[in-house]
This record gives sequence, C1' cells and structure tokens, in this order.
RNA sequence: GGCGGUAUAGCUUAACAGGCUGAAAGCGUCGGUCUCAUAAACCGAAGAUUGCGGGUUCGAGUCCCGCUACCGCAA
Repeated sequence: GGCGGUAUAGCUUAACAGGCUGAAAGCGUCGGUCUCAUAAACCGAAGAUUGCGGGUUCGAGUCCCGCUACCGCAA
C1' cells in the first nucleotide's frame, strides 16, 4: 500500500428499511430521604451538536466521499 470491521455521556451498551418535538439505559459522579455513621435501598440532577471534515435530503447517529485512531485478513 490492498480488503474488512469498529468509533454514540467518565465507562459499558441501545437506537436500524433516515422521521418529528426530546439520542435511551445500566454503572459511575453530584444532591436528597433513611441511619449514630457507612453501605444497601429509594427519589432527584448534571453530563454526548454520535471520531474529524465535507456531501445528499424537507429531514442524517443511520446513506455517500475523504481523513484519523484502533482491531483483524491476505500478501
């Protein structure tokens, strides 16, 4: 260099023939209830413009192109 796969909250994953206003959940974090206290349990909150840059479309996490990172295959 060629081919294939993956990239979404701090972490692990959903979202699927592109469809709304609102990207959802678990863990974690923060606050609260309970407790002498901690944990557990319960309630609540914050947190992602979906790897980067373009394109298509009325509309893109989802389709197309380029690039980057990681994993794999053949040589």